[in-house]
Context: one part of a larger RNA
RNA sequence: CUGGGCGUAAAGCGUGCGUAGGCGGUUUGCUAAGUUGGGCGUGAAAGCCCGGGGCUCAACCCCGGAAUUGCGUUCAAAACUGGCAGACUAGAGGCCGGAAGAGGAGAGCGGAAUUCCCAGUGUAGAGGUGGAAUUCGUAGAUAUCAGGAAGAACACCGGUGGCGAAGUCGGCUUUCUGGACCGAUACUGACGCUGAGGCGCGAAAGCGUGGGGAGCGAACAGGAUUAGAUACCCUGGUAGUCCACGCCGUAAACGAUGAGUGCUAGACGUCGGGGGGCUUGCCCUUCGGUGUCGCAGCUAACGCAUUAAGCACUCCGCCUGGGGACUACGGCCGCAAGGCUAAAACUC
Numbered sequence: 001c002u003g004g005g006c007g008u009a010a011a012g013c014g015u016g017c018g019u020a021g022g023c024g025g026u027u028u029g030c031u032a033a034g035u036u037g038g039g040c041g042u043g044a045a046a047g048c049c050c051g052g053g054g055c056u057c058a059a060c061c062c063c064g065g066a067a068u069u070g071c072g073u074u075c076a077a078a079a080c081u082g083g084c085a086g087a088c089u090a091g092a093g094g095c096c097g098g099a100a101g102a103g104g105a106g107a108g109c110g111g112a113a114u115u116c117c118c119a120g121u122g123u124a125g126a127g128g129u130g131g132a133a134u135u136c137g138u139a140g141a142u143a144u145c146a147g148g149a150a151g152a153a154c155a156c157c158g159g160u161g162g163c164g165a166a167g168u169c170g171g172c173u174u175u176c177u178g179g180a181c182c183g184a185u186a187c188u189g190a191c192g193c194u195g196a197g198g199c200g201c202g203a204a205a206g207c208g209u210g211g212g213g214a215g216c217g218a219a220c221a222g223g224a225u226u227a228g229a230u231a232c233c234c235u236g237g238u239a240g241u242c243c244a245c246g247c248c249g250u251a252a253a254c255g256a257u258g259a260g261u262g263c264u265a266g267a268c269g270u271c272g273g274g275g276g277g278c279u280u281g282c283c284c285u286u287c288g289g290u291g292u293c294g295c296a297g298c299u300a301a302c303g304c305a306u307u308a309a310g311c312a313c314u315c316c317g318c319c320u321g322g323g324g325a326c327u328a329c330g331g332c333c334g335c336a337a338g339g340c341u342a343a344a345a346c347u348c
Base pairs, nucleotide, nucleotide: 004319005318006317007302008301012316014201015200016199017198021194022193023192025088026087027086028085029084030083031082033081034080035077036076037075038074039073040072041071042070049065050064051063052062053061054060091191092188093187094185096183097182098181103177104176105175106174107173108172109171110154114150115149116148117147120144121143125136126135162169206247207246208245209244210243211242215241216240220236221235222234223233258315259314260313261312262311263310266293267292268291269290270289271288272287273286274285275284276283277282278281297304298303321348322347323346330341331340332339333338
């Protein structure tokens, strides 16, 4: 290089935007770079291959041919790719109308619960467990009932439901704002797809500065259990969990399934919209999402199956026996913790 792969065997970057690059709809003309054919030149000799010959044969040697798949040049062709010019509307975008949604950001508000504070009633227990104890309580707890404060999270609705690129998003109101969908369309006219680098976003934990701190709760302390118990259970409890700003950049970041386009039986449910029919709560149909089952096909099997893991094309990423090793060294990034990139010896 050719070749094989990536749901679960090694392998899809966590996710998007996008630079270079790669790839790219219908049609007309021109061109002739790629492409195709012919001519000419060149492609040293030796060697290899074919034919013939010389040493008694062979090795070896000699002669001729072929080959040298290439390069240059010239003539020709114009289907395809490219280039230039023009046209088009099926891709893409736009205008108008409609409508769904926990999409994002800011501000305000609400009720239930929990804990605490103050006061009333009230008296000896409460709490907790497998059973206990630590713990709280006669300085009046637990229970109950008024009042007050604080922080965090939003029962029911709630769904196999919806939105978002992913991470994720759930009380109510309001302001700002992103995207998708349906219908209609006199607009633009290939403006598209992918995307090495790059840039943004990115759960939890963690870090910095300042706030906040109800509940929960690493660490820690005590009580139990046990042979022991640095645990599981119990009583406490600090960071943290919350907010603002700034870092970190990881994950079983999972559909363990990259993105885009076209094609390939259906059935049933559900969400958003459109059209039609009537007997007005159903039926038919269409577009977009989300599920279950299932044919062809695929698959090592499991399974996937119009939301493909089927049939194809384009572009990117990645894999190449196990361990050593999500490591060392170096580099880059980070305040640190550490992250990214990433070997070898040795060993089976």
Source information
The part of an RNA shown here (small-subunit ribosomal RNA, central domain) has 348 nucleotides and comes from an uncultured prokaryote. The coordinates come from a structure-prediction model, not an experiment, and the mean pLDDT is 90.